Source information
Glycine-GGAnGA riboswitch aptamer from Aquibacillus kalidii, 181 nucleotides, folded computationally. It was read from a public genome assembly, where an Rfam model found it. Its mean pLDDT, the model's own confidence on a scale to 100, is 81. The model forms 100% of the base pairs in the Rfam consensus. It matches the Rfam family "glycine-GGAnGA riboswitch aptamer". The literature on the family includes a 2017 paper in Proc Natl Acad Sci U S A by Weinberg et al., "Bioinformatic analysis of riboswitch structures uncovers variant classes with altered ligand specificity". The family is grouped with related families in Rfam's "Glycine riboswitch clan".

[in-house]
RNA sequence: GCGAAUGAGAACAAGAGGAGAGACCACUAAAGUGGCGCCGAAGGAGCAAGCAUAAAUAUGCGAAUCUCUCAGGCAAAAAGACUCUUGUUUGACGCAACUCUGGAGAAUGUUUACUUAUGGUAAACUACCCAAGAAGAAAGCUAUGUUAAAUGGCGAAACUUUCUGGUUCAAGGACAGAGAC
Numbered sequence: 001g002c003g004a005a006u007g008a009g010a011a012c013a014a015g016a017g018g019a020g021a022g023a024c025c026a027c028u029a030a031a032g033u034g035g036c037g038c039c040g041a042a043g044g045a046g047c048a049a050g051c052a053u054a055a056a057u058a059u060g061c062g063a064a065u066c067u068c069u070c071a072g073g074c075a076a077a078a079a080g081a082c083u084c085u086u087g088u089u090u091g092a093c094g095c096a097a098c099u100c101u102g103g104a105g106a107a108u109g110u111u112u113a114c115u116u117a118u119g120g121u122a123a124a125c126u127a128c129c130c131a132a133g134a135a136g137a138a139a140g141c142u143a144u145g146u147u148a149a150a151u152g153g154c155g156a157a158a159c160u161u162u163c164u165g166g167u168u169c170a171a172g173g174a175c176a177g178a179g180a181c
Base pairs, nucleotide, nucleotide: 001095002094003093009090010089011088012087013086014085015084016083017082022036024035025034026033027032037074038073039072043070044068045067046066050061051060052059053058098179099178100177101176102175107126109125110124111123112122113121114120127167128166129165133163134161135160136159140154141153142152143151144150
């Protein structure tokens, strides 16, 4: 600063969206067992800042979508973090912005020109990534019409697109913890 008693946020129930990775091999088709390869989004485990204790570097607590891959999974179905809608209950905060900290993916690609000679700049081409931003859309809500059909508008995300952006390090970075407000 924005939203909020014309109900913030939360819990529960129902509905809708929701990625990745061998329909691998052997026993025997499914299931199961064994073997090799792979995925990250039930759950579980690890930890940064910070806090506490102790006392001078140790112990404990300590988040995530990060890491591990124990569990789980790799046709469809089921499951599925997360997101949205509706209903019920409750009833005051929620978000953004600021500081510290963690935080993934993907060509230090090729050619040409310039150059301060450099890990530089610019242009073209090819390949690739999704976590700034942007766009799309389900359930549902709503308007017209009403017997209805139908049409239009609004409508989220970690989904889809890859327009923009990015592809050593750095920077940036959705998200997350702590502080301050």